Molecule: transfer RNA
Organism: Hyphomicrobiaceae bacterium
C1' cells in the first nucleotide's frame, strides 16, 4: 500500500427507506425500622462530512479510529 470487518445510550447488544429499543448501571419516588431485593416513573445515543430520497442508523462517496488478511 492493498483488501474486508467494526462503529447506536456510562457497559453489552437490537433495529431489511417511515416515531431509535431492550437489558444492565446510575437518578427519583414506592415498599422496608434500616440496607439489599422487589415495583413504577423520568432522562440520556446513531463516528466526522457531503450526496441520493418526501424522509436515511439504514443506499452512495470521503474521511477518522479500532480489529483482521495479503504484500
Nucleotide at each position: 500500500g492493498c483488501g474486508g470487518g467494526u462503529g447506536u445510550a456510562g457497559c453489552u447488544c437490537a433495529a431489511u427507506g417511515g416515531u431509535a429499543g431492550a437489558g444492565c448501571a446510575a437518578c427519583a419516588g414506592c415498599c422496608u425500622u434500616c440496607c439489599a431485593a422487589g415495583c413504577u416513573g423520568a432522562a440520556g445515543a446513531u463516528g466526522a462530512g457531503g450526496g441520493u430520497u418526501c424522509g436515511a442508523u439504514u443506499c452512495c462517496c470521503u474521511u477518522c479510529a479500532c480489529c483482521c488478511g495479503c504484500u